Overview: The RNA shown here (c-di-AMP riboswitch aptamer (ydaO/yuaA leader)) has 160 nucleotides and comes from a Solirubrobacterales bacterium. Lineage of the source: Bacteria > Bacillati > Actinomycetota > Thermoleophilia > Solirubrobacterales. Its Rfam family is "c-di-AMP riboswitch aptamer (ydaO/yuaA leader)". Rfam describes the family as follows. This family represents a conserved RNA structure found upstream of the ydaO and yuaA genes in Bacillus subtilis and related genes in other bacteria. The ydaO/yuaA element is thought to act as a genetic 'off' switch for the ydaO and yuaA genes in its native state. It is believed that the element may be triggered during osmotic shock leading to activation of ydaO, a predicted amino acid transporter gene, and members of the yuaA-yubG operon which code for KtrA and KtrB K+ transporters. It was read from a public genome assembly, where an Rfam model found it.
[in-house]
RNA sequence: CCCGCGUCAGUGCCGAGUUCACCGUCCUUCGGGACCGUGAAGCGGGGGACCCAAUGCGACGGAGAGAAAACGUCGCGGGGGCGAAUCGCCAGAAGUUCUAUGGCGUAGCGCAUGCGCGCGAGCCCGACAGCUAACCCCGUAGGCGCCCUGCAACGCCGAA
Numbered sequence: 001c002c003c004g005c006g007u008c009a010g011u012g013c014c015g016a017g018u019u020c021a022c023c024g025u026c027c028u029u030c031g032g033g034a035c036c037g038u039g040a041a042g043c044g045g046g047g048g049a050c051c052c053a054a055u056g057c058g059a060c061g062g063a064g065a066g067a068a069a070a071c072g073u074c075g076c077g078g079g080g081g082c083g084a085a086u087c088g089c090c091a092g093a094a095g096u097u098c099u100a101u102g103g104c105g106u107a108g109c110g111c112a113u114g115c116g117c118g119c120g121a122g123c124c125c126g127a128c129a130g131c132u133a134a135c136c137c138c139g140u141a142g143g144c145g146c147c148c149u150g151c152a153a154c155g156c157c158g159a160a
Stems, first nucleotide, its partner, number of pairs: 010146005018041005024035004042140006052130001056076006078128001079125004087105005108119004
């Protein structure tokens, strides 16, 4: 450092992330427990009509002597989801711009409720999704505080 099993109180927080049943594996003080898989309930999320809303720029076609619409094709700019986590200003290395990064605020969010204290991230889809009844699909994690207890390390004191 990695894997497996066993043992170890309680009480809170963020979050949808809880409960029950069954199969299998392991453990057991034989009461039961843990994990995996499946199903159900609960909770959470996405897709998905009418109606409503929305419909960038350019080229070609449409297009007939000329002008012109809907529409089609191509190119450029993309677009979208979970979450409170958006937006703005200042500074800004490698390296001129820019950017990484840092700072100060902020929409919004959480705890507390006597003051106040924190967060204001990250991840995903992959050219594609407005709303949306029926219908279809997915998730049910992870992280943290107080504190009981056990173990280990370091430091201090001491002649030992």